[in-house]
Context: one part of a larger RNA
Molecule: small-subunit ribosomal RNA, central domain
Organism: seawater metagenome
RNA sequence: UUGGGUUUAAAGGGUGCGUAGGCGGGUUAUUAAGUCAGUGGUGAAAGCCUAUAGCUUAACUAUAGAAUUGCCAUUGAAACUGAUAACCUUGAGUUUGGUCGAGGUAGAUGGAAUGUAUCAUGUAGCGGUGAAAUGCUUAGAUAUGAUACAGAACACCGAUUGCGAAGGCAGUCUACUAGGCCAAUACUGACGCUGAGGCACGAAAGCAUGGGGAUCGAACAGGAUUAGAUACCCUGGUAGUCCAUGCUGUAAACGAUGAAUACUCGAUGUUGGCGAUAUACUGUCAGCGUUCAAGCGAAAGCAUUAAGUAUUCCACCUGGGGAGUACGAUCGCAAGGUUGAAACUC
Numbered sequence: 001u002u003g004g005g006u007u008u009a010a011a012g013g014g015u016g017c018g019u020a021g022g023c024g025g026g027u028u029a030u031u032a033a034g035u036c037a038g039u040g041g042u043g044a045a046a047g048c049c050u051a052u053a054g055c056u057u058a059a060c061u062a063u064a065g066a067a068u069u070g071c072c073a074u075u076g077a078a079a080c081u082g083a084u085a086a087c088c089u090u091g092a093g094u095u096u097g098g099u100c101g102a103g104g105u106a107g108a109u110g111g112a113a114u115g116u117a118u119c120a121u122g123u124a125g126c127g128g129u130g131a132a133a134u135g136c137u138u139a140g141a142u143a144u145g146a147u148a149c150a151g152a153a154c155a156c157c158g159a160u161u162g163c164g165a166a167g168g169c170a171g172u173c174u175a176c177u178a179g180g181c182c183a184a185u186a187c188u189g190a191c192g193c194u195g196a197g198g199c200a201c202g203a204a205a206g207c208a209u210g211g212g213g214a215u216c217g218a219a220c221a222g223g224a225u226u227a228g229a230u231a232c233c234c235u236g237g238u239a240g241u242c243c244a245u246g247c248u249g250u251a252a253a254c255g256a257u258g259a260a261u262a263c264u265c266g267a268u269g270u271u272g273g274c275g276a277u278a279u280a281c282u283g284u285c286a287g288c289g290u291u292c293a294a295g296c297g298a299a300a301g302c303a304u305u306a307a308g309u310a311u312u313c314c315a316c317c318u319g320g321g322g323a324g325u326a327c328g329a330u331c332g333c334a335a336g337g338u339u340g341a342a343a344c345u346c
Stems, first nucleotide, its partner, number of pairs: 004317003007300002012314001014201004021194003025088007033081002035077008049065006091191001092188003095184006103177007110154001114150008125136002162169002206247006216240001220236004258313006266291010295302002319346003328339004
């Protein structure tokens, strides 16, 4: 419990597709379900309300009215909503021609660095730190050079850039594939918006099986520090980090801001088109930013990428703790996820 709210106070679902449902552009005609008007019936009495009357008044009682906001039937109206029919092009989509990008999947390939192995040169230290030590090293280390192998990540370009629904995406090349934007307005003719359930995707960590294992590195071991040091620092180092397939389904999954449409001053930078052109400059469409007006806001701030002005649909909130817990249900191999209280307490 509402005429309230959801960036930061409680509160936007992680994201998309889409079922039911809700809502929906313009014109004409018909209809009359909703809607509106009239009439009739019914809506018991008492009570409530109004007027009057009766007990000396009041309470009380009586009479009349009103009300009973409803339902049914019927006669009309036709603006709006609905339904039916016909049409329209602005919404939406298709077509043609351009263009853009780290969009996706698969395969191939490159150099630097790192580590290891072998060989060569060479000799006593190297490494590490605040300082040290553990560690490595005369069985020749560190350093330098050559060769080989391995795995992972891609310096510069690189940006306040770009792409993607979100998660996310970056060496180079190829194949396949999805998309946006612009221009032309050729075609369809409202085909649209949202979306409970549902389905799909969904970082990292984790799980299963099989590979791989260079680096880094939970756990673990040792050395330091310290009163202690189950840490911060150092030397090592397993799982993991990588690949394939399957699962998990969560994040400060954030713009802490749901999606769509319309409207509401300017300035400035930049990305991709288009037009006129001289390369300046300028106009326009679609993005990405900065700044500011009206307005909004508790303020910080937001401000055509709104948190402004409105409409539609969905999700969510209702004091703190207990608690995202218990129980139940359901999903999962498990870890756990989803749904989700109460007692009690302040």